[in-house]
Predicted 3D model of a 151-nucleotide RNA (FMN riboswitch aptamer (RFN element)) from Dethiosulfatarculus sandiegensis.
The source organism's lineage runs through Bacteria, Pseudomonadati, Thermodesulfobacteriota, Desulfarculia and Dethiosulfatarculus.
Its mean pLDDT, the model's own confidence on a scale to 100, is 76.

Order: sequence, then structure tokens, then C1' cells
RNA sequence: ACUUAUUCUCAGGGCGGGGUGAAAUUCCCCACCGGCGGUAUUCCGUUUUUUUACGGAGAGCCCGCGAGCGCUUCUUUUUUUUAAAAGAGGGUCAGCAGAUCUGGUGAAAGGCCAGAGCCGACGGUUACAGUCCGGAUGAAAGAGGAUAGGG
Repeated sequence: ACUUAUUCUCAGGGCGGGGUGAAAUUCCCCACCGGCGGUAUUCCGUUUUUUUACGGAGAGCCCGCGAGCGCUUCUUUUUUUUAAAAGAGGGUCAGCAGAUCUGGUGAAAGGCCAGAGCCGACGGUUACAGUCCGGAUGAAAGAGGAUAGGG
């Protein structure tokens, strides 16, 4: 270093200005934000005369994953009983459910450079929310350690 088990820690950002109004961080105009793994024509560091090798960073909209809702299982309650509500699970399904083009460079761009676009759970609210409040001092993709064992 690899691998198995146990365990610990960590693991999401953003409404500032103006307008209308009785009321808006919810509407309109201008703003602001971008989880995790992969991919890599870029950059940085170390090494080598060079080649090379190793390490780090690099996509919201390319591939996949996560939380939420749906869905579903179990239990309880209730004459809406092929139903409804509450509680506890599952993460099989992938439904809500997601969003990118144009020009440039180049052998090649979905990733680089330039420009213009687009997307964002559920419940709440004097008025419609990616940014406020709530479930959440939660859960989790995953990241990093510790201990014990294995060939």
C1' cells in the first nucleotide's frame, strides 16, 4: 500500500438596492448562491538534462449519487373501510425532476476562453419563495482518521 470488521470526526451557499401595494427578503427591474463521486485539450508543486513519474486544484445545466415529496412495507386508530390519519421502517421504482447553446482555439470541446441563456423538494406566510421560517441540535452522497484481523 491492498483487503475485512468495528468505531470516531467532519460533511450547503445565497435578497443588497429600487418599484407597486393595506400587506411581498414571495410579484416586477437590477442583484446573489451552486452538496458528493467520476470524466479532463487547463493550472500549480515536487522530481528528471530532457522525456517521464508522483501529488494537489479544476463542470449547478456531460455521467451517476444524496437529502425532500411521491411510492411502498409494518403497526395503531377511525364506520369516507378497495378509504383516511398517525407512528416506525425500506431505498426496489425513478414518478415530482431539474437545467446549454452560440462563437473561438484545437486533431478532438460536454469540461478551456468569450458571449448569451437556463435550473433549483416539501410544508408555512397579511401576497406566488433556490435566498425568510419549519421538520433539521435531523438524515445523508461521501471525505478523513483510529483500532483489530487477513494473504
Annotation
The model forms 100% of the base pairs in the Rfam consensus.